[in-house]
RNA sequence: UCACUGGAGAGAGGCUGGCCCCGAGCCAGCCCACCGAAGGGGCAAGCGGUGCGCUUGGAGCGCGGCGCCAAUCUCUCAGGUAAAGCGGACAGCGA
Repeated sequence: UCACUGGAGAGAGGCUGGCCCCGAGCCAGCCCACCGAAGGGGCAAGCGGUGCGCUUGGAGCGCGGCGCCAAUCUCUCAGGUAAAGCGGACAGCGA
C1' cells in the first nucleotide's frame, strides 16, 4: 500500500421551499442544541539558536524571546448526530 473483518459518540430537533410512491420518505437553505474517531488547527517535556545580567581556572547559572516538536489531549474550521446505508481514528488475519 492492497483486500477482508471488527469499529464509538452526539436532536427520529424546529421553520421554509421543492420532489414524490403523499409515508415517521428524499433533497436544499436557515436557526438552535450537541459529538469527536475522515481531514485540519493548537500546545508539553526535550533539542537548537539568540539578547541581557551574574560568575569565572575551565565553563556554567538565571531571566526573556525565537525555531523545531506528540497524541485517543485540546479547538470544533471541516465533518457528523433514529434505524438502514455511507463514512470512520484505530485494531486483527493475509499478501

The prediction has a mean pLDDT of 81.
Glycine riboswitch aptamer from uncultured Rubrivivax sp., 95 nucleotides, folded computationally.
Of the family's consensus pairs, 89% are formed in the model.